[in-house]
RNA sequence: UCGCAAAAAAAGCCGAAUCUCGCCAUCGGGACCGGGGGACCCAUUUGUCUGGGGUGAAUGGCUGUUGCCAUACAAACAGCCUAGGGAUACCUUUCUACCGAACCCUUCAGCUAACCUCGUAGGCUUGGAAAGGAGCAGCC
Numbered sequence: 001u002c003g004c005a006a007a008a009a010a011a012g013c014c015g016a017a018u019c020u021c022g023c024c025a026u027c028g029g030g031a032c033c034g035g036g037g038g039a040c041c042c043a044u045u046u047g048u049c050u051g052g053g054g055u056g057a058a059u060g061g062c063u064g065u066u067g068c069c070a071u072a073c074a075a076a077c078a079g080c081c082u083a084g085g086g087a088u089a090c091c092u093u094u095c096u097a098c099c100g101a102a103c104c105c106u107u108c109a110g111c112u113a114a115c116c117u118c119g120u121a122g123g124c125u126u127g128g129a130a131a132g133g134a135g136c137a138g139c140c
């Protein structure tokens, strides 16, 4: 000097998931943010084992394989699409690539003031492209 790898810092992305106080701290309190339950009125006239419901963008369809004596159904797995969802440094639009999961309650819940209650995690990146607008800096 070059290359590779790791760590830290900084900046940023998905998400509600950040900040702050206490020092008996793997804990507790508060603020912001987010979720659930819960009247009158309204809505529903249906639903209640074909269980039902909640967080979340994560719904729905088609095809194939597996097992079964056989067929069908259901389930699992795989592929293709899809309602919908977010994508880098100010915003919008278009293009492009991608996600389209997972978990929870347990027989029970429409909306819902007061009120009650819960969460405040986890994961990832080093910049996708163009157009229009806005703003900032420098120079004259």
Stems, first nucleotide, its partner, number of pairs: 010126005018031005033119005042110001051108001052105004060081007084099002087096001090133006
Predicted 3D model of a 140-nucleotide RNA (c-di-AMP riboswitch aptamer (ydaO/yuaA leader)).
The coordinates come from a structure-prediction model, not an experiment, and the mean pLDDT is 77.
The sequence was found by an Rfam model in a public genome assembly.
It matches the Rfam family "c-di-AMP riboswitch aptamer (ydaO/yuaA leader)". Its family is annotated with cyclic-di-AMP binding and regulation of gene expression in the Gene Ontology.